[in-house]
Molecule: c-di-GMP-I riboswitch aptamer
Organism: Pseudomonadota bacterium
RNA sequence: AUCUGAAAACGGCAAACUGGUCAAAAGACCAGGACGCAAAAUCACCGGUCUAAGGGGCUUCGGCGCUAUGACAGCGGGAUCGCCAGA
Numbered sequence: 001a002u003c004u005g006a007a008a009a010c011g012g013c014a015a016a017c018u019g020g021u022c023a024a025a026a027g028a029c030c031a032g033g034a035c036g037c038a039a040a041a042u043c044a045c046c047g048g049u050c051u052a053a054g055g056g057g058c059u060u061c062g063g064c065g066c067u068a069u070g071a072c073a074g075c076g077g078g079a080u081c082g083c084c085a086g087a
Base pairs, nucleotide, nucleotide: 002087003086004085005084012037013036017032018031019030020029021028022027035074041080042079043078045077046076047075048072049071050070054067055066057064058063
């Protein structure tokens, strides 16, 4: 430097759910809590998914549907950096 992750070590992260805060929502953050994770670290570049405040359209005025500039990195790919062990 490259590849691999069976077992182990230093350890790390934390799903659902509950409480609180923020947000139009999706969702995020904090605390508790552990389903899982060898990148469950970082980045929305590609695909995908969620939401639709604002905007456009339609409307029987009740709403309907389109749209990301909002999100998801614990959906897949990619990029960057990194721990341990083995080869």